[in-house]
Parts: sequence; structure tokens; C1' cells
RNA sequence: AGGGGCGUAGCUCAGUGGUAGAGCAGAGGCCUUUUAAGCCUAAGGUCGUGGGUUCGAUCCCCACCGCCCCUACCA
Repeated sequence: AGGGGCGUAGCUCAGUGGUAGAGCAGAGGCCUUUUAAGCCUAAGGUCGUGGGUUCGAUCCCCACCGCCCCUACCA
């Protein structure tokens, strides 16, 4: 330099053009002599950034940013 993949809750990851979810972690409660385990509840999101298409974008398109892989070049 070229090509490909990924970016969604604190962490690990689903998801889909029509108000965004799970598990774990954290908080509160139930149970328990207590802890752990188990159960219940609530909270927690600019869906990487900007633009475009669309009635409507987390999803489609473009650019950029970050990470990973492959190829090439230099050493």
C1' cells in the first nucleotide's frame, strides 16, 4: 500500500428497515442462624463518528476512526 472481518449495557455476545435483547457482573429484596447457592425485582445503551438513501436507519450506501487477519514492499 491492497483485500477481508469486527465495533451493540461495566464484561462476553445475540438481534432486526418500524420505540434494542440475553448471560455474567453490580444494586435492592425473598429464603437461610449467617455466608454461599437458589429465586424475584428494578436500573443500566449517543448500537464507533459524520454524512447520504428512506415516511422511518442499529440494520442499506459513502467517508473517516479504532482493533484483528491475509497479501505485497522495505529492513
Description:
The RNA shown here (transfer RNA) has 75 nucleotides and comes from an Acidobacteriota bacterium. Model confidence (mean pLDDT): 81 of 100.